The RNA shown here (SAM riboswitch aptamer (S box leader)) has 121 nucleotides and comes from a Bacteroidota bacterium.
[in-house]
RNA sequence: CUCUUAUCAAGAAAGGCUGAGGGAAAUGGCCCGAUGAAGCCUUGACAACCUGCCAGGUAUCGCGUUGCGAGCCAGGUAAGGUGCCAACUCCAGCCCGAUGGACAAUCGGGACAGAUAAGUC
Numbered sequence: 001c002u003c004u005u006a007u008c009a010a011g012a013a014a015g016g017c018u019g020a021g022g023g024a025a026a027u028g029g030c031c032c033g034a035u036g037a038a039g040c041c042u043u044g045a046c047a048a049c050c051u052g053c054c055a056g057g058u059a060u061c062g063c064g065u066u067g068c069g070a071g072c073c074a075g076g077u078a079a080g081g082u083g084c085c086a087a088c089u090c091c092a093g094c095c096c097g098a099u100g101g102a103c104a105a106u107c108g109g110g111a112c113a114g115a116u117a118a119g120u121c
Base pairs, nucleotide, nucleotide: 003119004118005117006116007115008114013043014042015041016040017039021032022031023030027092028091029090044085046083049081050080051078052077053076054075056073057072058071060070061069062068063067089113094110095109096108097107098106099105
């Protein structure tokens, strides 16, 4: 970097170095920022995707069939691998629907894009 699947309304900050930007992306909005942005380091949290352990269910599969193992389903627990610690992925943008006089506005659904995990070329 390609593709697939799942999730994205919850959750969680202090210190040091540094010094002006930042909130992915065009645009618009709205925010954060010298009471210190981004970045780096340290420490501490948050979180159950992977993983380990525990106990359960099962209409699937296998076997050496009072059962055992695997798969699947849902649960508990543990921070080992990742991730993450302003605002819903900050909001909108494109399409559809509802309300509406309306191409306004609000609400809902979807698409596109993105993030993370697990797998994959």
Lineage of the source: Bacteria > Pseudomonadati > Bacteroidota.